[in-house]
RNA sequence: GGCCCGUUCGUCUAGUGGCCUAGGAUGCCUCCCUUUCAAGGAGGAGAUCACGGGUUCGAAUCCCGUACGGGCUACCA
Numbered sequence: 001g002g003c004c005c006g007u008u009c010g011u012c013u014a015g016u017g018g019c020c021u022a023g024g025a026u027g028c029c030u031c032c033c034u035u036u037c038a039a040g041g042a043g044g045a046g047a048u049c050a051c052g053g054g055u056u057c058g059a060a061u062c063c064c065g066u067a068c069g070g071g072c073u074a075c076c077a
Base pairs, nucleotide, nucleotide: 001073002072003071004070005069006068007067010026011025012024013023018057028044029043030042031041032040050066051065052064053063054062
């Protein structure tokens, strides 16, 4: 350099065009419970779906480019 794959709450992940103003677990915050802590119960905050563009009535989802990460491969006189 070429080809391929991946990127979603702090973390791990669900998602396969409309049921997603994106769900769950864990962590965090508040309250309850408890002599205290842990455990348990109730509630809450938390993701411009990496960025930009395109297709479409409609995009986290399909296409293109860019960035980052990973894999394979070629070159290195």
Predicted 3D model of a 77-nucleotide RNA (transfer RNA) from an uncultured Armatimonadetes bacterium. Rfam family: tRNA. From the family's description: Transfer RNA (tRNA) molecules are approximately 80 nucleotides in length. By type it is a transfer RNA. The coordinates come from a structure-prediction model, not an experiment, and the mean pLDDT is 83.